[in-house]
């Protein structure tokens, strides 16, 4: 240093839901809880996935507000895919 994860060891993580905060939604923080997970440890670069306050068109309207559709991430999500980066434990 590269490759594998049947089984052991010590341990790590937490999905759904539940409360409680924090958002405009996605959805996030803790707290409880385990469906999983050998990188479910960090990065978020590419794609994909979601949302869509506000911004732009389009409907309607006399106008203001505000409706309705559509489109767009600057917001997300990484426990979707690749990528970069570290990293226990056995084995070869």
């Nucleotide at each position: 240093g590269c490759c594998u994860g049947u089984a052991a060891a010590g341990g790590g993580c937490a999905a759904a839901c539940c409360g409680u905060c924090c958002g405009a939604a996605a959805g996030g923080g803790c707290g409880g809880g385990a469906c999983g997970c050998a990188a479910a440890g960090c990065c978020u670069c590419u794609g994909g996935c979601c949302u869509a306050c506000g911004u732009c068109c389009g409907c309607g309207g006399a106008a203001g507000c505000g409706g309705c559709g559509g489109a767009u991430a600057c917001g997300g999500u990484g426990g979707c895919a690749g990528g970069g980066c570290u990293g226990c434990c056995a084995g070869g």
A computed fold for a 92-nucleotide RNA from Syntrophaceae bacterium PtaB.Bin038, annotated as c-di-GMP-I riboswitch aptamer. The sequence was found by an Rfam model in a public genome assembly. Its Rfam family is "c-di-GMP-I riboswitch aptamer". Rfam describes the family as follows. GEMM was predicted in a large-scale screen for bacterial structured RNA regulatory elements.